[in-house]
RNA sequence: UGAGUGAGUUGCGUGAUCGCACUGACUGCGGUGAGGAAAGUCCGGACUCCAGAGGACACGGCGCCGGGUAACACCCGGGCGGGGCAACCCGCGGACAGGGCCACAGAGACAUACCGCGCCUGCCACCAGUGCAGGCGUAAGGGUGAAAAGGUGGUGUAAGAGACCACCGGCAUUCCGGGCAACCGGAGUGGCCAGGCAACCCCCGUCGGGAGCAAGGCCAAGCAGGAAGGCAGGUGACGACACCGGGAGCGGUCCGUUUCCGCUUCAUUCGAAGCGCCUUCCGGGUAGGCUGCACGAGACGGCCGGUAACGGUCGCCCUAGAUAGAUGAUCACGGCAUUUGCCCUGAGCAAGUGAACAGAAUCCGGCUUAUAAACUCACUCAGGCC
Repeated sequence: UGAGUGAGUUGCGUGAUCGCACUGACUGCGGUGAGGAAAGUCCGGACUCCAGAGGACACGGCGCCGGGUAACACCCGGGCGGGGCAACCCGCGGACAGGGCCACAGAGACAUACCGCGCCUGCCACCAGUGCAGGCGUAAGGGUGAAAAGGUGGUGUAAGAGACCACCGGCAUUCCGGGCAACCGGAGUGGCCAGGCAACCCCCGUCGGGAGCAAGGCCAAGCAGGAAGGCAGGUGACGACACCGGGAGCGGUCCGUUUCCGCUUCAUUCGAAGCGCCUUCCGGGUAGGCUGCACGAGACGGCCGGUAACGGUCGCCCUAGAUAGAUGAUCACGGCAUUUGCCCUGAGCAAGUGAACAGAAUCCGGCUUAUAAACUCACUCAGGCC
């Protein structure tokens, strides 16, 4: 210098004006106001209510070993396998408990004979060879496939074959050594070598009672329900005298007569019951309001323990809270990126353009996905120079 690997950070800044939400010592005033993912709602918890003697079945998640954690499908360290020259990345119980599946091709996909090889029988009058047909043996060779019965050499055989032998590879198992363990190393034994898929059922181990902040709690209009008490003084029409207002029709005040203010039933009165109206109270509770709900497995910094995840301790800080859902718009200056032009070719000047993904809704720990642009650290490989 080039090409990469891993981990992490920022996610435009300052000011002015006009707005929005919450809030204060409140109104011509001040304070605060989204994210690294607030997202998907995929896991794990806190919290709340319901149910429940204990346990099991069913169903679902998880799955090498050790550790971390409130817990996890997360994280850290290790083991084994696979990929990469490397830094590094990806994967993880069981396939001799059983069932099921394995496209296309191929004879056959877990047990198979298509070609081939070999033997036997028949036919060509007889014998041998060859040929043809049939039967049997054979997994050495060919061919198909992602995958077809460990590899090489030999013995053996009609031809062959772990059928047998030597060496190599794998698997299982015994012993010894190392490790908490997964597992690793060494020595021996066994022809055990007949595949793959468990994100198909299944088996083994382990975890899970159910529902979720629209959880749950408190207050509580209206309507409906229950209880007790009450049913008056008003109101309408007509008429006469008087007074007041007005230009007049007329209106108002006062007075008199009269209607309605309860009705129905128990024959009537009293009384009772039912229905109606009014007032007060009561229980549940809709709309609505308050709460849950912003101090928490909290943020930041130091020290200590630990390889690390993480834990302990001390100091310091308080940091959105809407409820159809606030957190925005414009302008100026600056930073970043980019385009064009200019010359005194400078990491210059001027003008223009652009800025992602997205957006709280009970809270927290994770995972996954999206993201313009910029930056930091560690490491690897290749080349050059000293």
Background:
This is a predicted structure of a 386-nucleotide RNA (Bacterial RNase P class A) from an Anaerolineae bacterium. RNAcentral holds the sequence, with entries from ENA. The prediction has a mean pLDDT of 76. Its Rfam family is "Bacterial RNase P class A". By type it is a ribozyme.